[in-house]
RNA sequence: AGAGUUUGAUUCUGGCUCAGAACGAACGCUGGCGGCAGGCUUAACACAUGCAAGUCGAACGCCCCGCAAGGCGAGUGGCAGACGGGUGAGUAACGCGUGGGAACGUACCUUUCGCUUCGGAAUAUUCCCGGGAAACUGGGAGCAAUGCCGAAUACGCCGUAUUGGGAAAGAUUUAUCGGCGAAAGAUCGGCCCGCGUUAGAUUAGGUAGUUGGCGGUGUAAUGGACCACCAAGCCUACGAUCUAUAGCUGGUCUGAGAGGAUGAUCAGCCACACUGGGACUGAGACACGGCCCAGACUCCUACGGGAGGCAGCAGUGGGGAAUCUUGGACAAUGGGCGCAAGCCUGAUCCAGCCAUGCCGCGUGGGUGAAGAAGGCCUUAGGGUUGUAAAACUCUUUCGCCGGAGAAGAUAAUGACGGUAUCCGGAGAAGAAGCCCCGGCUAACUUCGUGCCAGCAGCCGCGGUAAUACGAAGGGGGCUAGCGUUGUUCGGAAUUACUGGGCGUAAAGCGCACGUAGGCGGGUUUGUAAGUAGGGGGUGAAAUCCCAGGGCUCAACCCUGGAACUGCCUUCUAAACUGCAAGCCUGGAGGUCAGGAGAGGCGAGUGGAAUACCGAGUGUAGAGGUGAAAUUCGUAGAUAUUCGGUGGAACACCAGUGGCGAAGGCGACUCGCUGGACUGAUACUGACGCUGAGAUGCGAAAGCGUGGGGAGCAAACAGGAUUAGAUACCCUGGUAGUCCACGCCGUAAACUAUGAGUGCUAGACGUUGGGGGGCUUGCCUCUCAGUGUCGAAGCUAACGCGAUAAGCACUCCGCCUGGGGAGUACGGCCGCAAGGUUAAAACUCAAAGGAAUUGACGGGGGCCCGCACAAGCGGUGGAGCAUGUGGUUUAAUUCGAAGCAACGCGCAGAACCUUACCAGCCCUUGACAUGGGAAGUAUCAGCUCUUGAAAGAGAGUUCUUCAGUUCGGCUGGCUUCCACACAGGUGCUGCAUGGCUGUCGUCAGCUCGUGUCGUGAGAUGUUGGGUUAAGUCCCGCAACGAGCGCAACCCUCGUCUUCAGUUGCCAGCGGUUCGGCCGGGCACUCUGAAGAAACUGCCGGUGACAAGCCGGAGGAAGGUGGGGAUGACGUCAAGUCCUCAUGGCCCUUAUGGGCUGGGCUACACACGUGCUACAAUGGUGGUGACAGUGGGCAGCAAAGCAGCAAUGCCGAGCUAAUCUCCAAAAGCCAUCUCAGUUCAGAUCGUCCUCUGCAACUCGAGGGCGUGAAGUUGGAAUCGCUAGUAAUCGUGGAUCAGAACGCCACGGUGAAUACGUUCCCGGGCCUUGUACACACCGCCCGUCACACCAUGGGAGUUGGUUUUACCUUAAGCUGGUGCGCUAACCGUAAGGAGGCAGCCAACCACGGUAAGGUCAGCGACUGGGGUGAAGUCGUAACAAGGUA
Repeated sequence: AGAGUUUGAUUCUGGCUCAGAACGAACGCUGGCGGCAGGCUUAACACAUGCAAGUCGAACGCCCCGCAAGGCGAGUGGCAGACGGGUGAGUAACGCGUGGGAACGUACCUUUCGCUUCGGAAUAUUCCCGGGAAACUGGGAGCAAUGCCGAAUACGCCGUAUUGGGAAAGAUUUAUCGGCGAAAGAUCGGCCCGCGUUAGAUUAGGUAGUUGGCGGUGUAAUGGACCACCAAGCCUACGAUCUAUAGCUGGUCUGAGAGGAUGAUCAGCCACACUGGGACUGAGACACGGCCCAGACUCCUACGGGAGGCAGCAGUGGGGAAUCUUGGACAAUGGGCGCAAGCCUGAUCCAGCCAUGCCGCGUGGGUGAAGAAGGCCUUAGGGUUGUAAAACUCUUUCGCCGGAGAAGAUAAUGACGGUAUCCGGAGAAGAAGCCCCGGCUAACUUCGUGCCAGCAGCCGCGGUAAUACGAAGGGGGCUAGCGUUGUUCGGAAUUACUGGGCGUAAAGCGCACGUAGGCGGGUUUGUAAGUAGGGGGUGAAAUCCCAGGGCUCAACCCUGGAACUGCCUUCUAAACUGCAAGCCUGGAGGUCAGGAGAGGCGAGUGGAAUACCGAGUGUAGAGGUGAAAUUCGUAGAUAUUCGGUGGAACACCAGUGGCGAAGGCGACUCGCUGGACUGAUACUGACGCUGAGAUGCGAAAGCGUGGGGAGCAAACAGGAUUAGAUACCCUGGUAGUCCACGCCGUAAACUAUGAGUGCUAGACGUUGGGGGGCUUGCCUCUCAGUGUCGAAGCUAACGCGAUAAGCACUCCGCCUGGGGAGUACGGCCGCAAGGUUAAAACUCAAAGGAAUUGACGGGGGCCCGCACAAGCGGUGGAGCAUGUGGUUUAAUUCGAAGCAACGCGCAGAACCUUACCAGCCCUUGACAUGGGAAGUAUCAGCUCUUGAAAGAGAGUUCUUCAGUUCGGCUGGCUUCCACACAGGUGCUGCAUGGCUGUCGUCAGCUCGUGUCGUGAGAUGUUGGGUUAAGUCCCGCAACGAGCGCAACCCUCGUCUUCAGUUGCCAGCGGUUCGGCCGGGCACUCUGAAGAAACUGCCGGUGACAAGCCGGAGGAAGGUGGGGAUGACGUCAAGUCCUCAUGGCCCUUAUGGGCUGGGCUACACACGUGCUACAAUGGUGGUGACAGUGGGCAGCAAAGCAGCAAUGCCGAGCUAAUCUCCAAAAGCCAUCUCAGUUCAGAUCGUCCUCUGCAACUCGAGGGCGUGAAGUUGGAAUCGCUAGUAAUCGUGGAUCAGAACGCCACGGUGAAUACGUUCCCGGGCCUUGUACACACCGCCCGUCACACCAUGGGAGUUGGUUUUACCUUAAGCUGGUGCGCUAACCGUAAGGAGGCAGCCAACCACGGUAAGGUCAGCGACUGGGGUGAAGUCGUAACAAGGUA
């Protein structure tokens, strides 16, 4: 410090996720030791049991023990119990933090001064008598004090300043400890104030003791704290009130910091003590282990009454993912009491449990290659685990055993603890796991599984070869831990103060005016609030940081320093901001003059057009559309002429022209009126800018009331279109559109660009002014607008560019992933429609901007192709053949599936083939290699038995494998045995190689270097011409190159040369008249080598090009015809059944053999063909002319037989020699339009051939039979010249079996205007929400499942407010006739006090009415999510109506 993830790729925006650190953690697996820390975050839920606050006999009396000294006990009394310890419920507050303040208190402690005199009455414990279950309690008697009371005195205090009120305590004994008053101090506490301290405005108004005053009450003290009276204030947009949440801080975690989160342990403060209320005592409490009352709960009870409060330490139950021992000691530190000894102390110090965390140590070190065994992988060679182990040697930390043994303590006292530590001993001995290994992210293989099981932080893995699941081997990381989960910060500049944005990604309010607020020109003086510097106080300690030190180190601890960025105070400075005062004119405004304008409002006027009405002419249509119809018209339309009525809008001018803040404004005239601009100026003197709220204006539609209504036109009706058409089109048509008044307040209210000011190159237009110059219609300068292009600069890019999206300043508004949603609820506004403000649950990993390359478009341009058109012939109808689907079957083997499967694999299924089915058999096998044994008179053939055959058994025959060392010795062969293995047309063509199809013989596909771009990419390859062609030329930030095109290859067409047998015969001779023979090689031909064609020549055209057009010559002319040749790639195209091959599967079977059957089935559907339907023909006759090719298990002549298929015989031929071999269309005759002398299916019968065998199931022949069919609907195919059409011929396969396939020649056309349209393709351009690429993407309703949520009659609960009622305890006030010790009084009595009663206040409780929040709720609304549901096709291309 970054990384992954949107895309085919890019860039930006933007969210999600990860790597880091941390934790009072929890969970899973694992676990040796020690040190130091930490340990109920949940139920402030309920608590059994024990302990946690007592102490003092030197205050007092008494009981008991004791001889006494002394001690025990319950009380009176004093001090303490308000500390220490716990918890965080409440609290948004002077509660806390920080810094100040004045009107106070303070036991114990310190200092100083003074006093401590004289009296009195009670009473607990105790005793007696009682009550009660208990807790406890009633009556009587008597006694003490440092308990209580009175008097005296007193500095000081209060006071109306004369006077009045107002203290004390003694003990023991000779020295102290006490007591009281006063004044100080210290400590601690109470109170007040400035500043800071969570979220919500869908909480905007709150407040009656409320705010202040006067006088009182009350308090330690100020104060509406409280009371009476008076006034009407006080708080609040700098957020009052209300709601929710929360103890606050030092600090802690994180972070570079600023910040963010947090408030366990330690420390400071606060609050609380079962819940609520209350006071008492006291220096201090409204009191955790005190009291009273009320309430809930628990316990005891004799039912009458009582008792209790772990949020002290342990512990229990419960809750929970989760948090410890009912331990030891007061030895230390500290606290209470005491003169002290001492007692108490779950504070504390220690120990126990827990890997909860941090830190440290160990689980051994060295040597050790046969690189052992085993495991795993393997290409079978090896590699790896791995010096790892074993083995040898060494050491002993920790642990174990034994011994010694502290500091902590001062003279004594040690829980810890026989602990730390030290010494000795034995022995490698007792001590390693967890997670991960697809990318991010370090680390890879095998097996299992087969979208299953599972994984997953994000992207995503898994559908038979998973480095992603599970296991193993190996590896990586950390290590007594390791992972997971949760949470916080970081990364996240993803709330941006540091440090972001708003044209198109989220984001500028529709526009203005203006309040508060913010900001503000020049200059002078003063001031000192901000600001800057110095000083002082404070900022607790601990923590963090630095230095040093102590535990062996570290963690930890100690000492010192720095720091604590803050607050307060004081001094100084005066630049800047502020404040005060004065001056200035540049900002702003004013005055005068001028011209421009659809600026606004009102009134009036005008013409054209539409419609309607009246009249005339006139006759059959008009209107409307893609085409029609609805509609109008013979009752006279449309058309045309004249006249009239009425409403609305203002052609031309008209212009990226003008005006206005925006919305918006367009005939003309008049009136009223706003603003801007220019020029001049001797005026004012900062008066300015922006602007939260507020206010006003604000298109269209809509609403209300009243008018008006020509045209247009939602709704609606009809006609069309359509599968439907609640639309698009047409005919009608009502609101509305218009006017007046009043609402609404929204728009893609857009320049998707807030307002203002200043600065920063130009060029060219245009509107309104002004200045200058002259040549008077031009040039130039300038202000204010309005446009286009463009520099710098900016921008993700597109683009913006003085009218900024540049450079700066000021102010306002707004944004923070997509969906849910601009929705719900609430508030405000509105008559309503609705507007405005504005969430959450839930869900996704994207959504999005700009640009790029493709693909696509019912976008555009250019061009090509038998693509269309123009023609010729077919298919689709019939019968048959053949293939396929389907069905059937024991099986009908398998594959191929739009073009590019379907006469395809199959160039040929009766057996075989054959892979399928039934049955019968074989199991090292039909075939290969290896081992052992035997044989080699074998093997093979033939015959017989059995059997369907395979197979099994028997017999027999002749030939007698090769070598040889003559040995079954070697090779070969055969048989047997055991195992490795063979075998598989079994699966996967989506694991593959190879081969093939297709786009397409289309003209394209790329690269290097350079240049441009942030980049994907672009350029080149685009453009102007041209071509069959990315063919060539020209131009050009490109220059070159490669694979394709073309050419080179084969063949046909012309000629030449060479060569003539089996070919040929011009001339010569012979002839049986047949090139038959001699002869010849001229010709034909054969087959080898050459020539020839290149736009080369001429003319025109074109750009002086490439080329094109025409011509000449030529056998051939512009690629001469045909073939072979198939770029980068696409279709997971086809093939595992040609072959090869990975993996998987079968192994007495999914292998092998055999017989029979099947692949040939048959209601039907489709493809490809053949034959026809006839006269361009059939039949009969005649008889002329080809070329390719084949032939020895062959072709077979001639001859003979048969009607024929064919048979018999067999010359010749291993082929330019012989043979297949007959060519057929042609010509002549006949038939005469009919189911025929057409057509030939089907069937009967008799044959022929092949073959082991023609039943299922061959081909052919003869005779007989003679079906459908009379030119084929929608639709569709081929072909551009030696082509289509038509005619025959040959071949491969093959025993036999073509209408198929491949090849050959014969005869031999028609048409192409042309590129609008259909299909396919190429190039350029455009749009795109597509990229699996239009067979794309995608929207909404409905149906189903699940989820969260709104409404909802109501219902349940919490909280809060108001009014009233009731008042416990309590304090205060009043009363106090009952009771009454201290004082007064001789007494009566009095003073004083108590009970009681009354009153005010008040907790709980009750009644009534609200506010608010939450739960549930029949039903209901929309929303979200969900591999394969329904209906349509709204959007993306002109998305088919932008």
Molecule: small-subunit ribosomal RNA
Organism: metagenome